The part of an RNA shown here (small-subunit ribosomal RNA, 3' major domain) has 475 nucleotides and comes from an uncultured organism.
[in-house]
Context: one part of a larger RNA
RNA sequence: UGACGGGGGUCCGCACAAGCGGUGGAGCAUGUGGUUUAAUUCGAUGAUACGCGAGGAACCUUACCUGGGCUCGAAUGGCUACUGACAGGAUCAGAGAUGAUCCCUUCUUCGGACAGUAGUCAAGGUGCUGCAUGGCUGUCGUCAGCUCGUGCCGUGAGGUGUUGGGUUAAGUCCCGCAACGAGCGCAACCCCUAGGUUUAGUUGCCAGCACAUAAUGGUGGGGACUCUAGACCGACUGCCUGCGCAAGCAGUGAGGAAGGUGGGGACGACGUCAAGUCAUCAUGGCCCUUACGCCCAGGGCUACACACGUGCUACAAUGGCACAUACAGGGGGUAGCGACACGGUAACGUGAAGCCAAUCUCAUAAAAUGUGUCUCAGUUCGGAUUGUGGUCUGCAACUCGACCACAUGAAGUUGGAAUCGCUAGUAAUCGCGCAUCAGCCAUGGCGCGGUGAAUACGUUCCCGGACCUUGUACA
Numbered sequence: 001u002g003a004c005g006g007g008g009g010u011c012c013g014c015a016c017a018a019g020c021g022g023u024g025g026a027g028c029a030u031g032u033g034g035u036u037u038a039a040u041u042c043g044a045u046g047a048u049a050c051g052c053g054a055g056g057a058a059c060c061u062u063a064c065c066u067g068g069g070c071u072c073g074a075a076u077g078g079c080u081a082c083u084g085a086c087a088g089g090a091u092c093a094g095a096g097a098u099g100a101u102c103c104c105u106u107c108u109u110c111g112g113a114c115a116g117u118a119g120u121c122a123a124g125g126u127g128c129u130g131c132a133u134g135g136c137u138g139u140c141g142u143c144a145g146c147u148c149g150u151g152c153c154g155u156g157a158g159g160u161g162u163u164g165g166g167u168u169a170a171g172u173c174c175c176g177c178a179a180c181g182a183g184c185g186c187a188a189c190c191c192c193u194a195g196g197u198u199u200a201g202u203u204g205c206c207a208g209c210a211c212a213u214a215a216u217g218g219u220g221g222g223g224a225c226u227c228u229a230g231a232c233c234g235a236c237u238g239c240c241u242g243c244g245c246a247a248g249c250a251g252u253g254a255g256g257a258a259g260g261u262g263g264g265g266a267c268g269a270c271g272u273c274a275a276g277u278c279a280u281c282a283u284g285g286c287c288c289u290u291a292c293g294c295c296c297a298g299g300g301c302u303a304c305a306c307a308c309g310u311g312c313u314a315c316a317a318u319g320g321c322a323c324a325u326a327c328a329g330g331g332g333g334u335a336g337c338g339a340c341a342c343g344g345u346a347a348c349g350u351g352a353a354g355c356c357a358a359u360c361u362c363a364u365a366a367a368a369u370g371u372g373u374c375u376c377a378g379u380u381c382g383g384a385u386u387g388u389g390g391u392c393u394g395c396a397a398c399u400c401g402a403c404c405a406c407a408u409g410a411a412g413u414u415g416g417a418a419u420c421g422c423u424a425g426u427a428a429u430c431g432c433g434c435a436u437c438a439g440c441c442a443u444g445g446c447g448c449g450g451u452g453a454a455u456a457c458g459u460u461c462c463c464g465g466a467c468c469u470u471g472u473a474c475a
Stems, first nucleotide, its partner, number of pairs: 001475002003472003007469007015459002019422005026313008034304002042053002064299007076122009088103006106113002124288002127286003133282002135277003138273001140271001145184006151160003164175003190265004195233007205222002209220003236259001239253001240251004315415001319374006331362003336355002340351004381412001386407007428451007
């Protein structure tokens, strides 16, 4: 100087407390451990691994296993020699890769081009080392800290500044001070959202005026309104009152759409964990080179006594079912979205208008509301499991897809010890969309809107953190 303390002081955070909803019990989905296996590819492992890399494992992917093959090799460039083909089509053998046979077959400006074969120089490796590395990332933590120049103090390590008194979300600002300044962080500048003004008016809108219709901005027209999307205004403790030296704090204050950082995002200091990644990529070293490289078929990554994590669905009446009926936002679409009509109980099929989309379409939002029914049951709750029949994608759904219909109708009656999330348009609850994608094991991830709470006395305690101080046999 740090680190640590079941030392002290001050302060903060869904850290506790106060509340609401869960997990832990059940069934299923998914990841992991373990076990099994020819293989169940590899990585991630307290917080900071475990719906994680994976934003799509039937083949492919694919790195694993078994078997069949190739050896300048699956791709690309250079050189030398030889050949005139290569590609395409057909037949045969084969699981295929591949091999055999037949048909067809070069261009040329004569330099060569292109292709094959042979040789050769570079190949190739998801093989090892993340403890050789770059880059990227997690975490402490959006915590308020981390430093430097000059000066001063100290023999020196170092200190001071950065401590103190206030204040703040903040090393934020003020006052004081052997310090005076500065940098990286904080904040602001950026984006979205909440109000307004203005510009613009199509594909959006429709108040007034007409036309037309069973009805509809459907048509003429209009820019008022909504909206769209550019520019600008607006919030700064600016004003008032009280307290205070000031910074600032308080107020049922005024005004205002918004008030004290308005809400959300992007943004992550010096560093820590030899944290993670050599399997995104790049890369040193080491290793393999008729194989640890490459091609192919099939299998595996989907196994199952069991254990754990994360979720979904429930156990019901604030509910289930039937009928009727209302209101979103944000997205996607040409190898696509597909209105509409017909067929089918349905999944879906057949035909087909429009749309490269504020135009057409996916597309009925659902919870809510109204009426009826069920009457507390393992039930008209719950839907696992299983049987049969089908639909769709795709060479192909046996291992191993999703969906539909009928039948079947398991566990489960609110969950031990323990443990998690959340402070407001939040939790809870309800549906909608997108990426990946032929299809999909999505209950995951990322977004969008609808309905919409309770509680916070307080900081003694648990956890994490910041500053000052103290002890130390630790560095």
The prediction has a mean pLDDT of 83.